This is a predicted structure of a 350-nucleotide part of an RNA (small-subunit ribosomal RNA, central domain) from an uncultured Oxalobacteraceae bacterium.

Context: one part of a larger RNA
Formats: sequence, C1' cells, structure tokens
RNA sequence: CUGGGCGUAAAGCGUGCGCAGGCGGUUUGGUAAGACAGAUGUGAAAUCCCCGGGCUUAACCUGGGAAUUGCAUUUGUGACUGCCCGGCUAGAGUGUGUCAGAGGGGGGUAGAAUUCCACGUGUAGCAGUGAAAUGCGUAGAGAUGUGGAGGAAUACCGAUGGCGAAGGCAGCCCCCUGGGAUAACACUGAUGCUCAUGCACGAAAGCGUGGGGAGCAAACAGGAUUAGAUACCCUGGUAGUCCACGCUGUAAACGAUGGGUGCUCGGUGUCGCGGGUAUCGACCCCUGCGGUGCCUUAGCUAACGCGUUAAGCACCCCGCCUGGGGAGUACGGUCGCAAGACUGAAACUC
Repeated sequence: CUGGGCGUAAAGCGUGCGCAGGCGGUUUGGUAAGACAGAUGUGAAAUCCCCGGGCUUAACCUGGGAAUUGCAUUUGUGACUGCCCGGCUAGAGUGUGUCAGAGGGGGGUAGAAUUCCACGUGUAGCAGUGAAAUGCGUAGAGAUGUGGAGGAAUACCGAUGGCGAAGGCAGCCCCCUGGGAUAACACUGAUGCUCAUGCACGAAAGCGUGGGGAGCAAACAGGAUUAGAUACCCUGGUAGUCCACGCUGUAAACGAUGGGUGCUCGGUGUCGCGGGUAUCGACCCCUGCGGUGCCUUAGCUAACGCGUUAAGCACCCCGCCUGGGGAGUACGGUCGCAAGACUGAAACUC
C1' cells in the first nucleotide's frame, strides 16, 4: 500500500460553521474532455509462456509464434460522467399564520433556609460520634422572640418531561435575541451533502487583574481511630466555589455509536402542532407531520445486544485503527503568564 475494520476487542475529532477538494435531483438540445468500439504505427533484444530443433539427457544453446495488458495518431458511437444553452419542482430555501420550550445575553425582584450582628426572655449546658475528644458556653452559650446585615442557591410543580450543535440550561417579571415544529397557499428554481487547512463555541479544575465572601471546602491545624494513619470519622479552616474582564482548551466532553440521503415488519407510552368522527368542551375512537422512551419481527452481531432514533440494506464525504509494554513518554515544532495542551517517535523488551 492493499485488504479488513472503528457500541463493549485497537479505532468516531468534545461540538458546530465553513473556503479549497470530493460527491451531487429531473429534463430538451448541443459538444465530445472522460468512456466505449474499430484501424494504423510503435511497444529493441534477451527473459517468461506455447510448438519445434541441437549437445547420450538435463541445465544450456537455438528457430518460429504468442505475449508485451502501454503510448500516439486516426475513424466512429452518444447510453453514462463532464462541459455549454434552456426548462422543471419531489432536494434546499424564502414569505404569511399559529404553537411549544430551564435555548442565549442583560436588568430587576420574591420567599424559605444557613451564618453573623443588636436587643429581650432564660439557665447550664450545647455540639459531635460506633464510642469519644478537640471545639463552643456563667465574659450567659444552646433554645426562643423581635429587628437588621450579607452572600449563595432556587423546595413543591418536576416527569421515563422540555430546549440547545455540543458543553449545558430550572423561583418570578421585563428588555434584547438564536433556533425549531406545524397548516395552507404563494415564491426562488438544485441555490445541495460532506469537509483537509481554517474559524468559533467548549463542564469542572487551574491562571491573571479587580471585586465579593453566607454556606461548603482542597491545603493546613487540632481531636479520634490504628501497630502506624501524612486517610476514612469529628471540630475548625485558607485558596476556591460567586461577579466583571481576559486566558486555559481538557473530561468516562459517553449513546464509549461522525455527518447526510434513500429503503425496510409490528406493539405500547409520552411531548409539540394539526385534521376527522362525536353533543361546545373533556374523556373515548380514527388519523397526518415532527420529537422523545420501552418491547419486539426480519436482518445483523464473536457474543452481549441493536432492531424505522439500527449496530439492518445501500450510496456520498470526513476522521480514526493496525500486538502488549516502553509512551501519550523523549526530542523538535506550534500555542500558553504558568500549569500544561496539540503534534508525536525510537532503542529495548514480552
């Protein structure tokens, strides 16, 4: 490289947008680059293969043929691909109406709870555990009442629920804003799919500057436990957790399953929009489109399982894998304030 693969064995980039590239609906006409058919020239000899000949055979030598799958020129064909002109509407998109939603950004606001502060009542305990102790408390704690401060998170609803490309998103109200579904018409007329490089987003932790700091809590301190206990348990407690701006760019970033399109049994639950029947509605019955679950047929799979939301049957494009360890290490490069990230070997060894 070929072949074979990528849910769990090695292997789907964390996610999207998208230039180049690859691939591309239907149809009239043209063209003839690709393609196909024929002809001619060439494709040295030797070798290989076939039929013969010569050394007693063989190796070897030798005659003829075939082959040389290629290239060039030329004649033709017009189905397919390409190109050019024109058309179409089933892909894609736009307009109009309706609808659902923790989708995003900003601002405001509410009620529980914890903590703290002040004052009142009140007296000896509180807290904690397997049991304790450290700790708090007669300088009046804990409990209880009133008032206040401040930060963070939003019980119930709540779901097998919804939205988002992913990360993720949850009290309520307002402003700004992205996407989606559906109905019936109208419009554009292939405007599409995928996407190396690139660009953007990207949990938590971490970093920089400035704020904030209630609770929680790495580090740290003390008390226990223990042979020891740099832990698990307890009492404290600083970064951090929160906000603004900037960086970092990684996760079991998981459905461990890349994106798109077409085709292929059923059952049942649920969410959004719509239609019909029905007595306005609800329940109930039938049904269309789009989402989200469970069970299952065929088929697939090493099995487990997947099964119209495929891991089935096919096509297009991208990414990735190639025995274990060494090693996601070293070196070099790029990026970063750093931490480190990305790219990524070999010797050796089994």
The coordinates come from a structure-prediction model, not an experiment, and the mean pLDDT is 88.